Large-subunit ribosomal RNA, domain II from a bacterium, 717 nucleotides, folded computationally. The full RNA is in RNAcentral, with records from ENA and SILVA. Its mean pLDDT, the model's own confidence on a scale to 100, is 81. Its Rfam family is "Bacterial large subunit ribosomal RNA". Gene Ontology terms of the family: structural constituent of ribosome and ribosome.
Context: one part of a larger RNA
RNA sequence: GCGAGGGAAUUUGAGGUAGUGGCAAGGUUAAUCCUUUCAAGGGAGAAGCCGAAGUGAAAGCAAGUUGCCGCAGUUUACGAGGGCAAGCGUUUAAUAGCGUAAGUCACUGCUUUAAGACCUGAAACCAAGGCGAUCUAGGCCUGGGCAAGAUGAAGUCCCCCUACCGGGGGAUGGAGGUCUGCAACCGUUGUUAGUCUAUCUGCUCGGGUGACCUGGGUCUAGGCGUAAAAUGCGACUCAAUCGCAUGGUAAUAGCAGGCUCCUCCUGAAGUAACUCUAAGGUUAGCCUGGUCGGAGCAUGCCAAAGGUGUAGAGAUACUAAUUAGAAAGUACGGGGUCGAGAGACUUCGCUUUCUUGUUAAACUCCGAAUUCUUUGGCUGUGUUGAUGACUGGAGUAGGGGCGCCGGGGUAAGCUUGGUGUCCUUGAGGGGAACAACCCAGACUUGGGUUAAGGCCCUUAAAUGCUGGUUAAGUGUAAAGGCGAAAAGUGUCUUCAUCCACAGACAGUAGGGAGGUUGGCUUAGAAGCAGCCAUCCUUUAAAGAAUGCGUAACAGCUCACCUACCCAGGUUGAAGGCCUUGAAAAUAAUCAGGACUAAACCAGCUGCCGAUACCCAAGGCCACUCUCAGUCGAGAGUGAUGCCGUAAGGAGGUGUUCUGAUAGCACAGAAGCAUCCUGGAAACAGAAUGUGGAGCUGUUAGAAAUAUGGAUCCUCGU
Numbered sequence: 001g002c003g004a005g006g007g008a009a010u011u012u013g014a015g016g017u018a019g020u021g022g023c024a025a026g027g028u029u030a031a032u033c034c035u036u037u038c039a040a041g042g043g044a045g046a047a048g049c050c051g052a053a054g055u056g057a058a059a060g061c062a063a064g065u066u067g068c069c070g071c072a073g074u075u076u077a078c079g080a081g082g083g084c085a086a087g088c089g090u091u092u093a094a095u096a097g098c099g100u101a102a103g104u105c106a107c108u109g110c111u112u113u114a115a116g117a118c119c120u121g122a123a124a125c126c127a128a129g130g131c132g133a134u135c136u137a138g139g140c141c142u143g144g145g146c147a148a149g150a151u152g153a154a155g156u157c158c159c160c161c162u163a164c165c166g167g168g169g170g171a172u173g174g175a176g177g178u179c180u181g182c183a184a185c186c187g188u189u190g191u192u193a194g195u196c197u198a199u200c201u202g203c204u205c206g207g208g209u210g211a212c213c214u215g216g217g218u219c220u221a222g223g224c225g226u227a228a229a230a231u232g233c234g235a236c237u238c239a240a241u242c243g244c245a246u247g248g249u250a251a252u253a254g255c256a257g258g259c260u261c262c263u264c265c266u267g268a269a270g271u272a273a274c275u276c277u278a279a280g281g282u283u284a285g286c287c288u289g290g291u292c293g294g295a296g297c298a299u300g301c302c303a304a305a306g307g308u309g310u311a312g313a314g315a316u317a318c319u320a321a322u323u324a325g326a327a328a329g330u331a332c333g334g335g336g337u338c339g340a341g342a343g344a345c346u347u348c349g350c351u352u353u354c355u356u357g358u359u360a361a362a363c364u365c366c367g368a369a370u371u372c373u374u375u376g377g378c379u380g381u382g383u384u385g386a387u388g389a390c391u392g393g394a395g396u397a398g399g400g401g402c403g404c405c406g407g408g409g410u411a412a413g414c415u416u417g418g419u420g421u422c423c424u425u426g427a428g429g430g431g432a433a434c435a436a437c438c439c440a441g442a443c444u445u446g447g448g449u450u451a452a453g454g455c456c457c458u459u460a461a462a463u464g465c466u467g468g469u470u471a472a473g474u475g476u477a478a479a480g481g482c483g484a485a486a487a488g489u490g491u492c493u494u495c496a497u498c499c500a501c502a503g504a505c506a507g508u509a510g511g512g513a514g515g516u517u518g519g520c521u522u523a524g525a526a527g528c529a530g531c532c533a534u535c536c537u538u539u540a541a542a543g544a545a546u547g548c549g550u551a552a553c554a555g556c557u558c559a560c561c562u563a564c565c566c567a568g569g570u571u572g573a574a575g576g577c578c579u580u581g582a583a584a585a586u587a588a589u590c591a592g593g594a595c596u597a598a599a600c601c602a603g604c605u606g607c608c609g610a611u612a613c614c615c616a617a618g619g620c621c622a623c624u625c626u627c628a629g630u631c632g633a634g635a636g637u638g639a640u641g642c643c644g645u646a647a648g649g650a651g652g653u654g655u656u657c658u659g660a661u662a663g664c665a666c667a668g669a670a671g672c673a674u675c676c677u678g679g680a681a682a683c684a685g686a687a688u689g690u691g692g693a694g695c696u697g698u699u700a701g702a703a704a705u706a707u708g709g710a711u712c713c714u715c716g717u
Base pairs, nucleotide, nucleotide: 001717002716003715004714005713006712011115012114013113014112015111016110017109018108019107020106021105022104023103026050027049028048032044033043034042035041054061055060065086066085067084068083069082073078074077087100088099089098090097118258119257120256121255125248126247127246137220138219139218140217141216142215143214144213145212146210148180149179150178151176155172156171157170158169159168160167161166185207186206187205190203191202193201194200222238224234225233226232261652262651263650264649265648266647271284272283273282274281275280285396286395287393288392289391290390291389292388296381297380298379300378301377302376303375304374305373306372307371312366313364314363319360320359321358324355325354326353327352328351329350332349333348334347335346336345337344338343399423400422401421402420403419404418405417406416407415408414428439429438430437443618444617445616446615447614448613449612453608454607455606456593457592458591462605464604465603466602467601468600469599475595476594486580487579488578490577491576492575493574494573495572496571498569499568507564508563509562510561511560513537514536515535518532519531520530543558547556548555619642620641621638622637623636624635625634626633627632653706655703656702657701658700659699660698661697662696663695664694671690672689673688674687676685677684678683
């Protein structure tokens, strides 16, 4: 890994509620006792409990009706239940309020609660007893080990000094938690050396006759030991060891994983309040089953009457901010001028007025669209019973995307609101692929028509038609999945100005002069360094000169004019498509091939294309009617019933055992295999083979009742 077997809402007590049954103004026994065919029963036993009267804090007091409306039904007037009003009981100062007769016992389903309480899973905590000191800590007993060298304590001997005590020198001697030390041995300071590494090894380093190192034996044990004391060590384990078997114990887990047959009906939430609350709960909201009740209820549209202070806008309509200027004022403050001083004048600030420019979520003189309330109409829905009321059962409290309107943020597949929608719980078609984008809400089968989107090939359908644009493979991408500002004498379109057969624009040829080298300046300044002025003349035309050039002149050129030529030209604005702008990491993409249309713009006609729509047949569900009256059968209606996670409800299938009843089986039971038939399914049945001894139908009951999952358990391989 695979296979087989095992494997998860159970039981009891006590409540709630619904159904069924017994008895009923009553119902019922508990403990216990008696009896029996010793199994189940039968009988006795009202103690107690619930109910028959309520109300009031209490003392206490204490109801048992009347009228009207009206559902089912039928005769349209009655009318159980029901509603309203009055009365009655109680309470109170008085109202309001509460009440004015159906229960109770048992069984069953669902659910709550106490228990292990659906199953599996901690790390932990406590108790009692036992094993560990071959590791390590300390002690005890008994052994072993320490190259070589250095230093040279006490003591002793000899000599000298000295009155004594004592001192000095030289030898000898061999002390020391002494020194050197890559001997042994022990340790382990540093190391970016090797190694998976923590052990170990290399290099370096500390101790190395001592509080030294070490072998063997032995002692101390878990709230205890041992400790030159670090919460250290006690067998890789230590702020209370490890292992074994055990008890509390099925510890607890708001956490994680798992939880087994079918069909049918309905079908969510991811929000609010509170919470030592945020991974959980309680209540409400939203879902579902039942009952009661008996007439309105509701979305949208139109109309009318009202509410509001957002978007926008505004500034002599306030608050706050804010640009530039003008006028006036002088009480006050600063500067300046004049003056001997008093003071005068001037300027800035400041104040007022006026003009001008700009702002606000916490500004508003104003002010929409939407939206909200009420009323009326239309519409939808409802007697096949709505809205509503009561009641059983839930799940949900992590949501997400997109469009629009926002707040925060540079921004985000960001965060946080409102609103709608979809996904979650939604299949099908399209978008290459793609939860939420487009189309469309799937009972089943067959046929047809369309939607979104497409029609060269992959690939169903146009190599369709008409008119333009693009030359960049631009493009062939609805969005998600972008391409900006700026630029273009690329090209197309539209509009406008001006010139033009009295010849425009471009081109070619010629002219482009004189006063004059204008005046000033300057070494020089002659059209052309600079300043000032910029006239006149001759002309078809020609500037006191557009640019180049010279030291200054010279020279070239332009404006301007003429000739040749010939029909449109110059300039500006706007709009298409295109180009530049344009940079990312292994290998370029429109899905691909490829395409000059099979691209883009505008228009037209066909066709393809979904579980959509239409037609036909069938099924289920709900309701109505008829028959039957136990189940049920038939007909009709449902255009506007039949997608569905969590969840609620309804009906079935299978397994084991038991009672009753009916059966099968060696002329072959169960099981296994193959194949066929039936059913909506769980499943049921037949045939054949194998197998070799038990098995089943109907009905009722009881459950250790259904497996693919749990890093599930056990076994096999």